RNA sequence: GCUAUGAAUGGGCAAACCCACUGAAAAUUGGGGACGCAAAGCCACGGGCCUAAUGUACACGUUACGAUGGCAGCCGGGUUGCCGAC
Numbered sequence: 001g002c003u004a005u006g007a008a009u010g011g012g013c014a015a016a017c018c019c020a021c022u023g024a025a026a027a028u029u030g031g032g033g034a035c036g037c038a039a040a041g042c043c044a045c046g047g048g049c050c051u052a053a054u055g056u057a058c059a060c061g062u063u064a065c066g067a068u069g070g071c072a073g074c075c076g077g078g079u080u081g082c083c084g085a086c
Base pairs, nucleotide, nucleotide: 006083012037013036017032018031019030020029022027035073041079042078043077045076046075047074048071049070050069055065056064057063058061
C1' cells in the first nucleotide's frame, strides 16, 4: 500500500407501530420509535411486487383489465463512497 465470509473505534441509516402533511390508492415527506443494515447512499435499466385515479370492456358490480403512479429495506445491474486488522 492492497485485501477479507468485516474484527475494532467513531460516526451513519432506520422496519413494524403511532401522530401529522400530500395523494384516488399504493406510497412519499416530517416528528416520535428501533426490527435490522457495510452501501438500508443514489439511479426504476432487466425481472419481481404493490396500487388502479384517468381510461377500456360488459356481466353494470364491493366487476375485470390496465401505469402514465410507486417499492432501491425483493433479486440482478449501473454509479459514487467512510473506517480498517489480530
c-di-GMP-I riboswitch aptamer from Brevibacillus sp. IT-7CA2, 86 nucleotides, folded computationally. The RNAcentral record of the sequence draws on ENA. Rfam family: c-di-GMP-I riboswitch aptamer. Gene Ontology term of the family: cyclic-di-GMP binding. The source organism's lineage runs through Bacteria, Bacillati, Bacilli, Caryophanales and Brevibacillus. Its mean pLDDT, the model's own confidence on a scale to 100, is 86.